[in-house]
Context: one part of a larger RNA
RNA sequence: AGGUAGUUAAGGAACUCGGCAAAUUGGCCCCGUAACUUCGGGAUAAGGGGCGGUGCUUCAAGCACCCGCAGUGAAUAGGCCCAGGCGACUGUUUAUCAAAAACACAGGUCUCUGCUAAAUCGAAAGAUGACGUAUAGGGGGUGACGCCUGCCCGGUGCCGGAAGGUUAAGAGGAAGGGUGAAAGCUCUGAAUUGAAGCCCCGGUAAACGGCGGCCGUAACUAUAACGGUCCUAAGGUAGCGAAAUUCCUCGUCGGGUAAGUUCCGACCUGCACGAAUGGCGUAACGAUCUGGGCACUGUCUCAACUACCUACCCG
Numbered sequence: 001a002g003g004u005a006g007u008u009a010a011g012g013a014a015c016u017c018g019g020c021a022a023a024u025u026g027g028c029c030c031c032g033u034a035a036c037u038u039c040g041g042g043a044u045a046a047g048g049g050g051c052g053g054u055g056c057u058u059c060a061a062g063c064a065c066c067c068g069c070a071g072u073g074a075a076u077a078g079g080c081c082c083a084g085g086c087g088a089c090u091g092u093u094u095a096u097c098a099a100a101a102a103c104a105c106a107g108g109u110c111u112c113u114g115c116u117a118a119a120u121c122g123a124a125a126g127a128u129g130a131c132g133u134a135u136a137g138g139g140g141g142u143g144a145c146g147c148c149u150g151c152c153c154g155g156u157g158c159c160g161g162a163a164g165g166u167u168a169a170g171a172g173g174a175a176g177g178g179u180g181a182a183a184g185c186u187c188u189g190a191a192u193u194g195a196a197g198c199c200c201c202g203g204u205a206a207a208c209g210g211c212g213g214c215c216g217u218a219a220c221u222a223u224a225a226c227g228g229u230c231c232u233a234a235g236g237u238a239g240c241g242a243a244a245u246u247c248c249u250c251g252u253c254g255g256g257u258a259a260g261u262u263c264c265g266a267c268c269u270g271c272a273c274g275a276a277u278g279g280c281g282u283a284a285c286g287a288u289c290u291g292g293g294c295a296c297u298g299u300c301u302c303a304a305c306u307a308c309c310u311a312c313c314c315g
Base pairs, nucleotide, nucleotide: 001310002309003308004307005306006305007304008303010301011300014299019296027051028050029049030048031047036041038144052066053065054064055063056062067071079294080293081292082291083290084289085288086286087285091103092102107142109140110139111138112137113136119128120127121126145281146280147279148278150211151210152209155208156207157204158203159202160201161200164199165198166197170193171192175188176187177186178185179184212230213229214228215227216226239273240270251267252266253265254264255263
């Protein structure tokens, strides 16, 4: 000097990115227990009290007495509360830096599939699907529950249509060439015919996706319910909003603090939210993330001591 344990006056988070670490709490019995809620929960909520031995006793309550510093006498044994984000939940994951808000999930939805099913593996035989049969099986995205899920089919995709246009091989064979004495052989080859596809006509967004600009206007000012105009397939509805999304930005106002770039509640000027790439809520849940408080503490003011093990020194 370090490591691992233990104790500490006064203060008690002043430490720090952050209470990280440590401390507090802890078992059983009794009392008591809020908001909220899907009425199950929340809940061991929170917050209090008790706990040894002997005797009496209707073995109940109780009373009396006894011991110790201390009675769940050692050890083992939740700290709690408030508010918010995300994900409903229990689960799963980067074996060896990430356990999460990521994945999965039940539920809702679209689509394919009528059975020799679709889909998948396999040159094939064959197999899975399934010894199942649309209340079944495959695929996609969404993700409990509640309230909902607006407008656009112009582009791309998919589905349907078949009149017309285009369109390959093939069919066809007008016409022409080579050769030959000829019959012939051979080469080229127009019209016409000729499928799917594409063009075309419709449908379809819980398919891929998309969801405007400028100017003016009210009897203070400001603002614009209102009007004009350009463009578009259609111009973002409900709800939410400085948000896991807000650049300017530490926006502005309110709350909390003596003091708050974080946090909570509002506002809306949404650089660049928005409805199953789901929108907004939500009890319960979480080794999740964020802010605050109580309790508690060597985290700190500020360090000290003890035990053991090392380093180190002497022999």
Molecule: large-subunit ribosomal RNA, domain IV
Organism: bioreactor metagenome